[in-house]
RNA sequence: GCCCCCGUAGCUCAGCUGGCCAGAGCGCUACCUUGGUAAGGUAGAGGUCGCGCGUUCGAAUCGCGCCGGGGGCU
Numbered sequence: 001g002c003c004c005c006c007g008u009a010g011c012u013c014a015g016c017u018g019g020c021c022a023g024a025g026c027g028c029u030a031c032c033u034u035g036g037u038a039a040g041g042u043a044g045a046g047g048u049c050g051c052g053c054g055u056u057c058g059a060a061u062c063g064c065g066c067c068g069g070g071g072g073c074u
Stems, first nucleotide, its partner, number of pairs: 001073007010026004019057001028044005050066005
């Protein structure tokens, strides 16, 4: 230098054939339960979907560029 894959909540990830309020598990907070913990139950908070531009009535999802991580080739 070239090619491929990945980047979504604090962590691990799903969704990526464009439209349902952007989700799950774990974690966190509050409450219930207990003599008190743990476990269990209920509710809740938490996200510019890596960044920018573009296409479109509409983009996490498509296109282009850039950044970061991983792998391969020379």
The RNA shown here (transfer RNA) has 74 nucleotides and comes from a Candidatus Nanohalarchaeota archaeon. NCBI's taxonomy places the organism under Archaea, Nanobdellati, Candidatus Nanohalarchaeota. RNAcentral holds the sequence, with entries from ENA. The coordinates come from a structure-prediction model, not an experiment, and the mean pLDDT is 81. Rfam family: tRNA. By type it is a transfer RNA.